[in-house]
Molecule: Glycine riboswitch aptamer
Organism: Halalkalibacter suaedae
RNA sequence: AUGAGGAUAAGGGGAGAGACUGUGGCAGUUGCUGCAGCGCCGAAGGAGCAAGCAACGAUUUCUGUAAAUCAGUUGUGAAUCUCUCAGGUAAAGAAGACUCUUAUUUGA
Repeated sequence: AUGAGGAUAAGGGGAGAGACUGUGGCAGUUGCUGCAGCGCCGAAGGAGCAAGCAACGAUUUCUGUAAAUCAGUUGUGAAUCUCUCAGGUAAAGAAGACUCUUAUUUGA
């Protein structure tokens, strides 16, 4: 079940932070790009962990493959939190967690 929720595809919505400095190249008034530097952002990705739970240790009850308590260690354990490796940093474009619609599929 007139389908919670999940997966896939397509089309939408979608924030933040330097139009930074120096230098080279291409262009030719405001641009693009390579390298270096100093700032800044968190919503691609990545990384970290709180409570709880489990095991180990000790004590007590009690006599059993048990229960309760105590401190420490280890493991597990979430994000829109934290880090800023990566990524990003005027508009445009690209990306963008998350989310909406449609279609297919699975299904409590």